RNAcentral holds the sequence, with entries from ENA. Bacterial RNase P class A from Anaerostipes sp., 338 nucleotides, folded computationally. A source record names the gene rnpB. Of the family's consensus pairs, 97% are formed in the model.

[in-house]
RNA sequence: UUAGCUGGAUAAAUGAUCGCGCUGCGCUUGUCGCAGUGAGGAAAGUCCGGGCUUCACAGGGCAGGAUGCCAGAUAACGUCUGGUAGGGGUGACCCUCAGGCUAGUGCAACAGAGAUAAACCGCCAGCUUUUGCUGGUAAGGGUGGAAAGGUGAGGUAAGAGCUCACCGCUUGGCUGGUAACAGGCAAGGCAGAUGUAAACCCCAUUCGAAGCAAGACCAAGGUAAAGCGACAAAUCGGCCCGAUUUGCUUUCGGUAGGUCGCUAGAGCUUGUUGGCGACAGCAAGUCGAGAUAGAUGAUCAUUCACGACAGAACCCGGCUUAUCGUUUGGCUAACAUG
Numbered sequence: 001u002u003a004g005c006u007g008g009a010u011a012a013a014u015g016a017u018c019g020c021g022c023u024g025c026g027c028u029u030g031u032c033g034c035a036g037u038g039a040g041g042a043a044a045g046u047c048c049g050g051g052c053u054u055c056a057c058a059g060g061g062c063a064g065g066a067u068g069c070c071a072g073a074u075a076a077c078g079u080c081u082g083g084u085a086g087g088g089g090u091g092a093c094c095c096u097c098a099g100g101c102u103a104g105u106g107c108a109a110c111a112g113a114g115a116u117a118a119a120c121c122g123c124c125a126g127c128u129u130u131u132g133c134u135g136g137u138a139a140g141g142g143u144g145g146a147a148a149g150g151u152g153a154g155g156u157a158a159g160a161g162c163u164c165a166c167c168g169c170u171u172g173g174c175u176g177g178u179a180a181c182a183g184g185c186a187a188g189g190c191a192g193a194u195g196u197a198a199a200c201c202c203c204a205u206u207c208g209a210a211g212c213a214a215g216a217c218c219a220a221g222g223u224a225a226a227g228c229g230a231c232a233a234a235u236c237g238g239c240c241c242g243a244u245u246u247g248c249u250u251u252c253g254g255u256a257g258g259u260c261g262c263u264a265g266a267g268c269u270u271g272u273u274g275g276c277g278a279c280a281g282c283a284a285g286u287c288g289a290g291a292u293a294g295a296u297g298a299u300c301a302u303u304c305a306c307g308a309c310a311g312a313a314c315c316c317g318g319c320u321u322a323u324c325g326u327u328u329g330g331c332u333a334a335c336a337u338g
Base pairs, nucleotide, nucleotide: 001334002333003332004331005330006329007328008327009326010325012303013302014301015300016299017298018297020038021037022036023035024034025033026032027030040309044320045319047318048317049316050315051314052211053210054209055208059241060240061239062238064207065206066205067204068203069083070082071081072080073079084098085096086095087094088093099202100201104200105199106196107195108194120141121140122137123136124135125134126133127132149167150166151165152164153163154162168190169188170187171186172185174183175182176181215260216259217258218257222252224251225250226249227248228247232246233245234244235243267286268285269284270283271282272281273280274279304307
């Protein structure tokens, strides 16, 4: 210098005029004046986890759902941090369909002799004029994603773990590590050794439901009608048992207004201590929308990086998706110079 990998910040800025919502103060009580404040890193998707509210005093069993390497963080999670294993990349780094196929049951088209076990071509031996027949073989070839463990040597009629060496596999224990796992030792010729569990399933852990349109209060509004009724009905995600309560269901008509919930929090910022880290402790500082047909808009001037994706509706922790640029930290590779 170029090309990459991986973190962070920001999300046009400044000024003026007019116009909106909320809070506070004032007074001449008016849609008045003044002051303060007013959409995001994703506010989006509604995918996970909770806080909060109600059922409700709250269970047992079965079924069902979710997660799936180990250890931690967290209020919790399917999230995050660190590590192990496998895979990709020259590398920095990135990805995960990461428990079990020896508990069982399935499925694997076509090709091929044969896909839970077989002989098509070939090789060897015998018979046969030839053609061919019989027996042995699974090393070579072919088919296929996968073919009676792999390579080499010996041996054999020709071959084969038939034998041996080194791998692989199985079993046993040793060392390191909290563990996942890693390393090495010994014994055994060794299991008809393929794939698939995001196939059914098995194992381990875990799981009430509904949701702010939850719910509470005030106001308004029926001389209502019918059915079941304690041997009944209702409630508890589904079913059963059990428990609790005294009502439950349907039809016609009426009301639909207001207040709370509604924003001071598992909050944010800075410093310090501990930790590889996620994060935690301590101290100090700080208060940033609460609308309800739904507020932040318009104009002008200047600057430049010429402005993308895009608007809260109870709140918070994540994940996923969209995205114009500017800026900044660390690391990798190549080339060049000193």